Predicted 3D model of a 69-nucleotide RNA (Fluoride riboswitch aptamer (crcB RNA motif)) from an Acidobacteriaceae bacterium. The source organism's lineage runs through Bacteria, Acidobacteriota, Terriglobia, Terriglobales and Acidobacteriaceae.

[in-house]
RNA sequence: GAUGCCAAGGGCGAUGGAAUCCGCCUUGAAUUGCCCCUGAAACAGGCGGCUGAUGACUCCUACCAAGCG
Numbered sequence: 001g002a003u004g005c006c007a008a009g010g011g012c013g014a015u016g017g018a019a020u021c022c023g024c025c026u027u028g029a030a031u032u033g034c035c036c037c038u039g040a041a042a043c044a045g046g047c048g049g050c051u052g053a054u055g056a057c058u059c060c061u062a063c064c065a066a067g068c069g
Stems, first nucleotide, its partner, number of pairs: 009026005016060003020056002033050003036046003
């Protein structure tokens, strides 16, 4: 210096923050929604459309809808 393994740590899970839990990745990584159209195909393209602030749960913030005062 390279490679492999283990522990710890760190990072990530389609829009913000936090707790708890779960999963994934170990830096050439995990991750980056769905539908429609074009295209031979692509993890390509579109003056196309739609849902959700969660990976799960709870709370806060923002946004949207309805009702009451």